[in-house]
């Protein structure tokens, strides 16, 4: 080249299929609190929907287009 899956905080992840209230959780980070100190542990705080467009009162979610990994297939002396 085709074709499929996949993209959500520094890291993993749910949430997607059936569109609805401030986007879930867990580990890192920061304060605090406990402790003589440390470690455990408890309480908080920060910080994401890959990228653009489109349908909708309302998009992580539904359509397109297009980047990136990843797997098949195909080309390839």
């Nucleotide at each position: 080249g085709c074709a499929g899956u996949u993209g959500u905080g520094g890291u993993a992840u749910a949430g997607u299929c059936u569109g609805g209230u401030u986007a879930u959780u867990a580990c890192u980070u920061g304060g605090g609190c406990c402790u003589u100190c440390c470690a455990a542990g408890c309480c908080u705080a920060c910080a994401a929907c890959c990228c653009g467009g489109g349908u909708u009162c309302g998009a992580a979610u539904c359509c397109c287009g297009g980047c990136a990994a990843c797997u098949g297939c195909a080309c390839c002396a």

The RNA shown here (transfer RNA) has 77 nucleotides and comes from uncultured Methanobrevibacter sp. It was read from a public genome assembly. The organism belongs to Methanobrevibacter, within Archaea.